[in-house]
Context: one part of a larger RNA
RNA sequence: UUGGGCGUAAAGAGCGCGUAGGCGGUCCAGUAAGUCGGCUGUGAAAGUCGAGGGCUCAACCCUCGGAGGCCGGCCGAUACUGCUGGGCUAGAGUCCGGAAGAGGCGAGUGGAAUUCCUGGUGUAGCGGUGAAAUGCGCAGAUAUCAGGAGGAACACCGAUGGCGAAGGCAGCUCGCUGGGACGGUACUGACGCUGAGGCGCGAAAGCGUGGGGAGCAAACAGGAUUAGAUACCCUGGUAGUCCACGCCGUAAACGAUGGGCACUAGGUGUGGGAGGUGUCGACUCCUCCCGUGCCGCAGCUAACGCAUUAAGUGCCCCGCCUGGGGAGUACGGCCGCAAGGCUAAAACUC
Repeated sequence: UUGGGCGUAAAGAGCGCGUAGGCGGUCCAGUAAGUCGGCUGUGAAAGUCGAGGGCUCAACCCUCGGAGGCCGGCCGAUACUGCUGGGCUAGAGUCCGGAAGAGGCGAGUGGAAUUCCUGGUGUAGCGGUGAAAUGCGCAGAUAUCAGGAGGAACACCGAUGGCGAAGGCAGCUCGCUGGGACGGUACUGACGCUGAGGCGCGAAAGCGUGGGGAGCAAACAGGAUUAGAUACCCUGGUAGUCCACGCCGUAAACGAUGGGCACUAGGUGUGGGAGGUGUCGACUCCUCCCGUGCCGCAGCUAACGCAUUAAGUGCCCCGCCUGGGGAGUACGGCCGCAAGGCUAAAACUC
């Protein structure tokens, strides 16, 4: 509980595609369903309202009158909405052009570094810390040189930068492929927006099967520290981290800010595109469009702050909130191999 809200107080679904539904540009004609007007039917009685009357008053009762939503019929109006038909191009889309990008998938390939192995040089330490010790080393370590193996990640460029719906994406090359911006204005002609259900995507960790395993490293072991030290520090170290396929479906999945359209001072960076000025040319400078930052007016806000990338002003659609704890729990259902996920209370208590 016809209300008010959702950046930080409770509240935007992690993200997309899209079904039903809701909403929807401009002009003309028709229709008259919604809408509006008139007349009329119905709207039982009691009750309610007005007037009068009866019980000594009142409550109560009686008589008359009025009102009455919804609903039905007839006639009319046609601005708006709907429906039907026709047209338009400003929304949306297609096409053409040159350009940008760690967008995605697959294959190949490069160098630095760590570790390990082999060999050379070489000798007594190395390593580690606040200090140490565990550990490694005369069976030759550390250091250094050469060769080899293997896995993972890509220094500089690199950005306050770019791309993607989100998660996210970074050495280089090739192949396949998605999206967007700008310019042209040839084409379609409202084809649009949102989106309950639904479907798909979805970091890390985790799970299944098979591979792989250099470094790192939950668990674990040891050494320290300490009153203790199931930690912080150190030496080791297994899952895992990597690959393929299949699950899981969560997050401070954050801009803690759903999507779309329109409108509302400016200033200053930066990425992409176009035009102009200018030049031999490249810069510079100016204008426009798109993206991404900072500052700031009006306005908004409880304040902080937001401020053309709105949290301003409006409209459309969806999601969500309604005191704290109990509890994102129990039960039930659905999903999952499991872990668990989704949906989601109550008693009680303050």

The part of an RNA shown here (small-subunit ribosomal RNA, central domain) has 350 nucleotides and comes from a Thermoleophilaceae bacterium. Rfam family: Bacterial small subunit ribosomal RNA. Gene Ontology terms of the family: ribosome and structural constituent of ribosome. The prediction has a mean pLDDT of 89.